[in-house]
RNA sequence: GCCCCAGUAGCUCAGUGACAGAGCACUUGCUUGGUAAGCAAGGGGUCGAGGGUUUAAUUCCCUUCUGGGGCU
Numbered sequence: 001g002c003c004c005c006a007g008u009a010g011c012u013c014a015g016u017g018a019c020a021g022a023g024c025a026c027u028u029g030c031u032u033g034g035u036a037a038g039c040a041a042g043g044g045g046u047c048g049a050g051g052g053u054u055u056a057a058u059u060c061c062c063u064u065c066u067g068g069g070g071c072u
Base pairs, nucleotide, nucleotide: 001071002070003069004068005067006066007065010024011023012022013021018055026042027041028040029039030038048064049063050062051061052060
């Protein structure tokens, strides 16, 4: 230098055009003599960044940043 993959909640990840989700973690309540466990409810996201296409973009296209892998 070229090619490929990944980037979404605090963490691990799903979702691939039409309401942004799960598990764990966190908060509150129930339960207990108390704690853990269990149960119920809740908070938390400019979907890496910028632009384009579209009635509508996390999803498609272009550029760019970060990380990983391959080739030379």

Overview: This is a predicted structure of a 72-nucleotide RNA (transfer RNA) from a Candidatus Martarchaeota archaeon. The organism belongs to Thermoproteota, within Archaea. The RNAcentral record of the sequence draws on ENA. It matches the Rfam family "tRNA".